[in-house]
This record gives sequence, C1' cells and structure tokens, in this order.
RNA sequence: GGGGGAAUAGGAUAAUGGUAGUCCAUCGUGCUUGCACCACGAAAGUAAGAGUUCGAUUCUCUUUUUCUCCA
Repeated sequence: GGGGGAAUAGGAUAAUGGUAGUCCAUCGUGCUUGCACCACGAAAGUAAGAGUUCGAUUCUCUUUUUCUCCA
C1' cells in the first nucleotide's frame, strides 16, 4: 500500500427493513431477626457523519477504532 471481517446497556451476546431482546452486573420492593439465595419490578444501548426508503441495528458512501490475509 491492497483485500476481507467486526463496532449494539457497565461487561458478554442476539435481532436479514416495521421502532432492539437475553444473561451477568446495578437499583427498588417482597421474603429474612439480619445477610445471602429466591420472586417481582425499574434504569441503562445501535462507533461518528451523510444518503436511499413511509420507515434503517439492518441497504449504500465516507471517516474513526480494531482483528485478519497478501505484498
């Protein structure tokens, strides 16, 4: 220098155009003499910027970070 992949909640990981789930963690309530466990509930997220579309995590382009292959 060129090719290919990845970026989603504090961490890990789904979602092939219809408004984003799960597990762990955190917080609240219940349970307990108290703690823990358990049950219920809550908060928290699509790397950035444009474009297409009625509608974008998803499709297109650019940038950033990262992994890998070739030279």
Predicted 3D model of a 71-nucleotide RNA (transfer RNA) from Tulasnella sp. JGI-2019a. RNAcentral records the identical sequence in 5 taxa. A source record names the gene trnA-UGC. It matches the Rfam family "tRNA". By type it is a transfer RNA.